This is a predicted structure of a 1478-nucleotide RNA (small-subunit ribosomal RNA) from Anisodus tanguticus. The prediction has a mean pLDDT of 83. It matches the Rfam family "Bacterial small subunit ribosomal RNA".
[in-house]
RNA sequence: AAAGUUUGAUCCUGGCUCAGAAUGAAUGCUGACGGCAUGCUUAACACAUGCAAGUCGGACGGGAAACAUGAGAAACUGUGUUUCCAGUGGUGGACGGGUGAGUAACGCAUAAGAACCUACCAUUGGGAGGGGAACACCAGUUGGAAAAGGCUGCUAAUACCCCGUAUGCUGAGGAGCAAAAUGAGGAAUCCGCCCGAGGAGGGGCUCGCAUUUUAUUAGCUAGUUGGUAAGUCAAUAGCUUACCAAGGCGAUGAUCAGUGAUUGGUCUGUGAGGAUGAUCAACCACAAUGGGACUGAGACACAGCCCAGACUCCUACGGGAGGCAGCAGCGGGGAAUUUUCCGCAAUGGGCGAAAGCCUGACAGAGCAAUGCCGCAUGGUGGUAGACGGCCCACGGGUCGUGAACUUCUUUACCCGGAGAAGAAGCAAUGGUGGUAUCUGGGGAAUAAGCAUCAGCUAACUCUGUGCCAGCAGCCAUGGUAAUACAGAGGAUGCAAGCAUUAUCCGGAAUAAUUGGGUGUAAAGUGUCUGUAGGUGGCUUUUUAAAUCCACCGUCAAAUCCCAGGGAUCAACCCUGGACAGGCGGUGGAAACUACCAAGUUGGAGUACGGUAGGGGCAGAGGGAAUUUCCGAUGGAGCGGUGAAAUACGUAGAGAUCGGAAAGAACACCAACGGCGAAAGCACUCUGCUGGGCCAACACUGACACUGAGAGACGAAAGAUAUGGGAGCGAAUGCAAUUAGAUACCCCAGUAGUCCUAGCCGUAAAUGAUGGAUACUAGGCGAUAUGUGUAUCGACACAUGCAGUGUUGUAGCUAACGCAUUAAGUAUCCCGACUGGGGAGUAAGUUCGCAAGAAUGAAACUCAAAGGAAUUGCCGGGGGCAUGCACAAGUGGUGGAACAUGUGGUUUAAUUCAAUGCAAAGCGAAGAACCUUACCAGGGCUUGACAUGCUGUGAAUCCUCUUGAAAGAGACGGGUGCCUUCGGGAACACGGACACAUGUGGUGCAUGGUUGUCGUCAGCUCGUGCCGUAAGGUGUUGGGUUAAGUCCCGCAACGACCGCAACUCUCGUAUUUAGUUGCCAUCGUUGAGUUUGGAACCCUGAAUAAAAUGCCAGUGAUAAGCCAGAGGAAGGUGAGAAUGACGUCAAGUCAUCAUGCCCCUUAUGCCCUGGGAGACACACGUGCUAUAAUGGCCGAGAAAAAGAGUCGCGAUCCUGCGAGGGUGAGCUAACCCCAAAAACCCAUCCUUAGUUCGGAUUGCAGGCAACAACUCGCCUGCAUGAAGCUAGAAUCGCUAGUAAUCGUUGGUCUUUCAUACAACGGUGAAUUCGUUCCCCAGUCUUGUACAUAACGCCCGUCACACUAUAGGAGUUGGUCAUGCCCGAAGUCAUUACCUUAACCGCAAGGAGGGGAUGCCGACAGCCAGACUAGUGACUGGAGUGAAGUCAUAACAAGGUAGUUGUACUGGAAUGUGCAUCUG
Repeated sequence: AAAGUUUGAUCCUGGCUCAGAAUGAAUGCUGACGGCAUGCUUAACACAUGCAAGUCGGACGGGAAACAUGAGAAACUGUGUUUCCAGUGGUGGACGGGUGAGUAACGCAUAAGAACCUACCAUUGGGAGGGGAACACCAGUUGGAAAAGGCUGCUAAUACCCCGUAUGCUGAGGAGCAAAAUGAGGAAUCCGCCCGAGGAGGGGCUCGCAUUUUAUUAGCUAGUUGGUAAGUCAAUAGCUUACCAAGGCGAUGAUCAGUGAUUGGUCUGUGAGGAUGAUCAACCACAAUGGGACUGAGACACAGCCCAGACUCCUACGGGAGGCAGCAGCGGGGAAUUUUCCGCAAUGGGCGAAAGCCUGACAGAGCAAUGCCGCAUGGUGGUAGACGGCCCACGGGUCGUGAACUUCUUUACCCGGAGAAGAAGCAAUGGUGGUAUCUGGGGAAUAAGCAUCAGCUAACUCUGUGCCAGCAGCCAUGGUAAUACAGAGGAUGCAAGCAUUAUCCGGAAUAAUUGGGUGUAAAGUGUCUGUAGGUGGCUUUUUAAAUCCACCGUCAAAUCCCAGGGAUCAACCCUGGACAGGCGGUGGAAACUACCAAGUUGGAGUACGGUAGGGGCAGAGGGAAUUUCCGAUGGAGCGGUGAAAUACGUAGAGAUCGGAAAGAACACCAACGGCGAAAGCACUCUGCUGGGCCAACACUGACACUGAGAGACGAAAGAUAUGGGAGCGAAUGCAAUUAGAUACCCCAGUAGUCCUAGCCGUAAAUGAUGGAUACUAGGCGAUAUGUGUAUCGACACAUGCAGUGUUGUAGCUAACGCAUUAAGUAUCCCGACUGGGGAGUAAGUUCGCAAGAAUGAAACUCAAAGGAAUUGCCGGGGGCAUGCACAAGUGGUGGAACAUGUGGUUUAAUUCAAUGCAAAGCGAAGAACCUUACCAGGGCUUGACAUGCUGUGAAUCCUCUUGAAAGAGACGGGUGCCUUCGGGAACACGGACACAUGUGGUGCAUGGUUGUCGUCAGCUCGUGCCGUAAGGUGUUGGGUUAAGUCCCGCAACGACCGCAACUCUCGUAUUUAGUUGCCAUCGUUGAGUUUGGAACCCUGAAUAAAAUGCCAGUGAUAAGCCAGAGGAAGGUGAGAAUGACGUCAAGUCAUCAUGCCCCUUAUGCCCUGGGAGACACACGUGCUAUAAUGGCCGAGAAAAAGAGUCGCGAUCCUGCGAGGGUGAGCUAACCCCAAAAACCCAUCCUUAGUUCGGAUUGCAGGCAACAACUCGCCUGCAUGAAGCUAGAAUCGCUAGUAAUCGUUGGUCUUUCAUACAACGGUGAAUUCGUUCCCCAGUCUUGUACAUAACGCCCGUCACACUAUAGGAGUUGGUCAUGCCCGAAGUCAUUACCUUAACCGCAAGGAGGGGAUGCCGACAGCCAGACUAGUGACUGGAGUGAAGUCAUAACAAGGUAGUUGUACUGGAAUGUGCAUCUG
């Protein structure tokens, strides 16, 4: 410090997620030891048991026990000492310990202050005189279950009371208010007591500032705010009361509501901050809940009291007792948190003169890996790189020096011995603890796991599984080769722990002060006026609030940081320092901000003079058009559409002319022209009225900018009321279109549109750009108004100001783009934003007549949603140009019969593959057996075939039996070749194991090969340049071409693969060579058997020829195009081969090869027979036809190319024929297949299902083959079906082409050709052209597509699940007002009762009690507010597998879309009005 994730890729915006640190944690697996810490975060829920606050006999009377002692005969009694005890009394139980419920507050934190109190402590001054009366204990009695008491009597004190006196306090004065020597000691003396003074420490009170969320809480407050008087208090004070006044708080957030102890600190972060408030420390509050006072220096009191209601326990039913949020512990709750331990030895506290007693504070131990820190689980050597595991290319690699083995050590561990410091005191006293530590001995002995291994993120393979099981933090993974699941081997990380979960900070600049943005991504209010607030020209002065400087006080300690020290180190502990940004105080400075005062004119405004304008309101006037009505002419249609129909019209429409009426809107001018704040504003004139600009520079003198709340205006639609209603026109009706058409189109047509008055308050109210000010290059327009030059003047030119356009530099921007009218550079103020959806929805509130508007969430859900630009694809977008693409022609297919292939069906099997073009006369260039892969049956199991081992025999061969054959069995014959003499090679048979085999699966694991777009002209690269990048440029543009062919231009310059050319065939010529070919001679019935020739034909080879080369025109003087000449051939001469980058997961595992999987007496192999040839039907490709351009018969003419020795087969004989017999010649320019056919000549047929057509069937034959039934071909005779030119639709072809005619070949041991591949013969028609269909190319445009249009995608309905809103209600909780009741208790009153101290002779009084009154808790009542749960039913929302209906949006999305509003419709939607261009 970053990283993953939106896309085909890119940049941006933006969310989600990860890596880090932390914890009072929990869970899973695992677990040697020690040190230091920590340990109910939940139920402030309920608590059994024990302990946690006592102490003092030196305050007092008394009691008990023991011992000693005196007297006594004894009973008994006296005295002394020691110890203990209930009671009176003193002091302490207000500390220490616990918890965080309440509290939004002077509670806490920080900094100040004045009107106070203070037991014990320390200092200091003074004092302690004289009296008195009681009550406990105790004794007696009474009563109760108990607890707790009642009555009578006795008694002491440092308990209580009175008097005197002193200072001091209060008060004007008078007056009032103290005390204990009666303690201890032999004594000195000690401990105490009272009244003062000041102190320390502690406490009470006041105040500035600061302290959480919500405005969907906006008004709150009657003791409330202040005053006077009194009371109360330690003290100030509405703290309380009476009276008077009417104040006080609040947008700088009062009040209400929610949450919540606060702080030092802790965690995190570079920091600013954010989160948090365990342990330790400070303060506060509380003590089962609520209220109250008493005592006291101090409490309204955790282990005190009284009362109320709740709960628990005891009870003799009459009454009583209790409060663990002290330490342990128990139940409960919960994911979860310890022992009913030891000790007062230390530190501290209470009491005491002290010894001492008490102390669950504390010090320690125990439990828990809860955390932090430390340290072990061994070290050295050791390769046959052992066994074993895993992987493997079978060679090996790895675990791995790891183990074994060798040797060494002993921290921890075990067994012994010694044994602390911490204690200070005269002595005694050690919980921890026989612990730490030291020392002797023992033996490697007793001690490693957890998570991860696709990317982020360090670490990889095998096996299993097969969208299953599962994994998952995000993206994602798993559908038969998973580094992502599970296991294993190995590896990586951390380590007595590891991982997960939860939470917080960080990363996140993702709330942005540091440090964000707002044209299009979320975000500028529709516009203006203006209040509070914020901000604010120039000059001079004052002050010193802010600011700055110096010093002082404080910000507890601990913590953090730095330095040093102590424990063996560390965690930990100790000492010192530093920091502490805050607050307060003192002094100083005066530039800036602010304040005071005085000026100034530049900002702003006023007045004067001009000027442009659809600025506003009101009134008056006008013509064109439309419609209606009236009249006239006239006579059949009109109107409307893509085409029609509804509608209107012989009752006279439409058309034309004349007249009248009505309402609404104002052509041309008219313009990126004008005005206005925006909405908006347009015929002309008049009246009233607002604002702007220009000029001049008189006046005021900062009067300014912005603007939360607030107010005003605010298109269209809508709504109320009164008018008005021509045209248009939601709704509605009809006609069409359509699968439907609640639409688009048509005919009608109501609200509305118009006016007036008052509402509504919204729009894509947009420049999607808030307002103001200043600065920062230009160029070109046009508007308003000035100035200057020039001119007689107009025009013109130059220049200023204001508004308004366009282009463009710097700069900015993610890019697009903006650019003096900023989206640049700066300042000020305001609004609004923080992932998408849910949702601008719900509930609440305000406004509205309503429609609705404004404000405005959450649950839940997703990992994206989005912006700009790029490359493709696509478009019922556009431009250009090509193609048998269309058109123009020609012949077919689709109809018939047959052949053949496919589907389907059938079957034991009908083997398999191919399925739009690009499968279907295709694999198959040829299924009777074989082929053959299929089926039935019969057989074999190392196998039909290969290699290795072993045994026997040479091998080959002949014959027989059985069987459908395979096979099984038997007989005979034979003895080879090489040799080192051991044997070996080949072959055959037998045996065991490795194996062999598979046309079994996967073409979506593959190689190779093929098809297709397409013989279309494209596909790319290097360097450079442009762009943040994807990418672009080049390759686009202007021409041209069959062509990315060539030329020109150009930030491009070159190049590769394609195009073309090179190759082959055909076409011309020359040269050369002439046999089997050719010519001449000769010769024959015929045959080249003879001789001669090389001119021709022909054949083989070589060469030449064509290059837009020449001329004219055209074009840009180019490339080229057009025409012509010459030429065998002319513009690629014709044809073939040749197929770029790539696309289709295209085809093929059945040509072959091959990974993986599967079978192994079978999915392998052999054999016989059958099947692939079935047959209602559908499709494809063909053949033959339907006839006269023909058919039949007779005669005649002329090809090319090819095959042939297991062959072609002449000739002759024979048969009607297929064929049979014979067998010359030919290994082929020699012989043969071999007859070419269409064609020509001539005969017959004459438009008919025929002398067309030939299917089908019968009979008789032929052929090769082991074999012709399933299932071949051919021949003859007979039979003679459909069919008379073919619907929708559709195919081929541009010249030697189509059409038509025959010939040959491959495959084939034999037979089978309408198919396929070749060959030649005869030989056309048409092409205006590119509008349209199709395919492909190129440029451009739009896009919400990228699996790329067979794309994407919206809504209803149906089903399932989830959360949520409403809801008759219902059940709780909280809060507050009012009323009622009135416990305990303080205070007040009192005429009742009573009385030891004091007064009084007495009566009586003071005093005490009771009673009453005010206040007053819990209950109760009335009507509320807020809130939580639940609720029949209802509403929409979200998410789901491949459901139903349509197709609204994205392309001109097939009616451009959107926004607001209104109506309407199953649904998306449609339509009207206004608006925007996104």